Model confidence (mean pLDDT): 89 of 100.
This is a predicted structure of a 348-nucleotide part of an RNA (small-subunit ribosomal RNA, central domain) from a metagenome.
The full RNA is in RNAcentral, with records from SILVA.
[in-house]
Context: one part of a larger RNA
RNA sequence: UUGGGCGUAAAGGGCACGCAGGCGGUUUUAUAAGCCCGGUGUUAAAGGGUUCGGCUUAACCGGAUUUUUGCGCUGGGAACUGUAAGACUAGAGUCUAGGAGGGGGAGUUGGAAUUCCAGGUGUAGGGGUGAAAUCUGUAGAUAUCUGGAAGAACACCGGUGGCGAAGGCGAACUCCUGGCCAUAGACUGACGCUGAGGUGCGAAAGCGUGGGGAGCGAACAGGAUUAGAUACCCUGGUAGUCCACGCUGUAAACGAUGUACACUAGGCGUAGGUAUCGCUAGGUAUCUGUGCCGAAGCAAACGCGUUAAGUGUACCGCCUGGGGAGUAUGCUCGCAAGAGUGAAACCC
Numbered sequence: 001u002u003g004g005g006c007g008u009a010a011a012g013g014g015c016a017c018g019c020a021g022g023c024g025g026u027u028u029u030a031u032a033a034g035c036c037c038g039g040u041g042u043u044a045a046a047g048g049g050u051u052c053g054g055c056u057u058a059a060c061c062g063g064a065u066u067u068u069u070g071c072g073c074u075g076g077g078a079a080c081u082g083u084a085a086g087a088c089u090a091g092a093g094u095c096u097a098g099g100a101g102g103g104g105g106a107g108u109u110g111g112a113a114u115u116c117c118a119g120g121u122g123u124a125g126g127g128g129u130g131a132a133a134u135c136u137g138u139a140g141a142u143a144u145c146u147g148g149a150a151g152a153a154c155a156c157c158g159g160u161g162g163c164g165a166a167g168g169c170g171a172a173c174u175c176c177u178g179g180c181c182a183u184a185g186a187c188u189g190a191c192g193c194u195g196a197g198g199u200g201c202g203a204a205a206g207c208g209u210g211g212g213g214a215g216c217g218a219a220c221a222g223g224a225u226u227a228g229a230u231a232c233c234c235u236g237g238u239a240g241u242c243c244a245c246g247c248u249g250u251a252a253a254c255g256a257u258g259u260a261c262a263c264u265a266g267g268c269g270u271a272g273g274u275a276u277c278g279c280u281a282g283g284u285a286u287c288u289g290u291g292c293c294g295a296a297g298c299a300a301a302c303g304c305g306u307u308a309a310g311u312g313u314a315c316c317g318c319c320u321g322g323g324g325a326g327u328a329u330g331c332u333c334g335c336a337a338g339a340g341u342g343a344a345a346c347c348c
Base pairs, nucleotide, nucleotide: 004319005318006317007302008301012316014201015200016199017198021194022193023192025088026087027086028085029084030083031082033081034080035077036076037075038074039073040072041071042070047067048066049065050064051063052062053061054060091191092188093187094186095185096184097183098181099180103177104176105175106174107173108172109171110154114150115149116148117147118146119145120144121143125136126135162169163168206247207246208245209244210243211242215241216240220236221235222234223233258315259314260313261312262311263310266293267292268291269290270289271288272287273286274285275284276283277282297304298303321348322347323346330341331340332339333338
C1' cells in the first nucleotide's frame, strides 16, 4: 500500500460547536481543468518477448519486429466531475398562528424529618449487637409536650414517564433564557453533511481563597470478632459532603453501539401534538419521542431487528498477539495531585 475490522473477542474520541479539508439536490447554457478518442515528438543503447540467421549444438553473437503502460505538443468529443452564468424547490433555514417539559441561571417562600438549646411532665434506665462492650444517664438521660436555632435534602405525585449534546436535571412561586414537536400558509433559494487541528461544556473525588457545617462520614480513636483483624459489626469522629469564585479534565463519562441521510414485513404498549368519526366512552389516520416482541436479513454465538448490530452513501475517530506498560523518556498543560501524547529492550 492492497485488504480486514471496532455491542460482548483488540478497537467509537466523554459530549458538542466549528476554521481548513473531504463529500454534496433538480435543471439550462457556456467552457474544456479532470475524463475519452486520434495524430505527432520523445521515451538512448544494451536488456525482456516473438521470429530468422552465424559459430557442429547450447550458452554466446547478429538482423527484423515488439514492449518501453510515461511526459510534451496538437486536432477533436462533451455523458460524468470541476469552473462560470442563469433558473428551480423535494434538502436546509426564516416568519406568523399553538403545545408539552425535573432543560439552564438568579431570587423569594414552604412543610416533614434530624441534631442542638431552653423550659414542663416523669423515673431508671437508654443505646447498640449474632451476642456483647466501648458510649450515655440520679449533675435526671431515653420517652413525651411547648418554644427557639441551624444546615442539608425535597416523602407522596413518580411512571422501562419527561427534558437536555453529553455530564446531568425532581418542593412551590416569580424573573431572565436555550432547545424541541405538530398543523396550515408565506418567504429565502443548496445557504447542506462531516469535521484533522482549535474552542467550549464536562459526574464524583481532589486543589486554592473566603464562608458554612445539621445529618452522613475517608483518615483517626476506642469496643468487639478473630490464630491475627491495620477489615467486615458497634460507639465516636477530622477533612469532605453545602455556598461563592477559580483550578483540575478524568469515570464501567455505557446503549461498553461516532455523526448525518436514504431504503427494507408486522404486532402490542406508552408520552406530546394535529385532523376526522362519534360528539359519552372511545375509534380511525398521521407526525415526533420512548419501550417490549418479532418477518427478511445480519451475527462466532449471545443477540440486533424502521430507535439495526439489516441494505447503501459521505466524513471523522480508533484497532493489529499476551506481558513489559498506559511504564520510561521527551514535550505540552496543571498550584499540586496528576492529565494528554507515548515507546523499546527483554520474556512467552